[in-house]
RNA sequence: CACUCAUCGAGACCAGCCGAGGGACAGGCCCAUUGACGCUGGGGCAACCGCUUAAUUCGCGUGCGGAUUAAAGUAUGGUGCCAACUCCUGCGAAGAUUUAUCUUCGACAGAUGAGAG
Numbered sequence: 001c002a003c004u005c006a007u008c009g010a011g012a013c014c015a016g017c018c019g020a021g022g023g024a025c026a027g028g029c030c031c032a033u034u035g036a037c038g039c040u041g042g043g044g045c046a047a048c049c050g051c052u053u054a055a056u057u058c059g060c061g062u063g064c065g066g067a068u069u070a071a072a073g074u075a076u077g078g079u080g081c082c083a084a085c086u087c088c089u090g091c092g093a094a095g096a097u098u099u100a101u102c103u104u105c106g107a108c109a110g111a112u113g114a115g116a117g
Stems, first nucleotide, its partner, number of pairs: 001117001003115006013042005021031003025090004043082003048078002050074004054069007086109001091106006
């Protein structure tokens, strides 16, 4: 960097430095010199991977190993995250409504994890 799969309405701060933009993109709407964003130090959230146990199942040398689980636990380990529903919308379908909006579902795009390149 592209591909596949899964999840995305929960959760989580304080200080130092810097100094003007930031929230992926576009339109909104928010945050921001009462210092945002970013960096650093500490703190925290979280069960995706990992680890432990359990259940089911497979193999064999019969107590070991493998696989699966929308099962339980674990924040030692690997990542990640700590404004707002992925902040809302973007494209399509259906419905409500009675002409301009709303709701639901799906997709596109995005983020994170795992896998195999």
The prediction has a mean pLDDT of 84. SAM riboswitch aptamer (S box leader) from Asticcacaulis machinosus, 117 nucleotides, folded computationally. The sequence was found by an Rfam model in a public genome assembly. It matches the Rfam family "SAM riboswitch aptamer (S box leader)". Its family is annotated with regulation of gene expression in the Gene Ontology. Of the family's consensus pairs, 97% are formed in the model.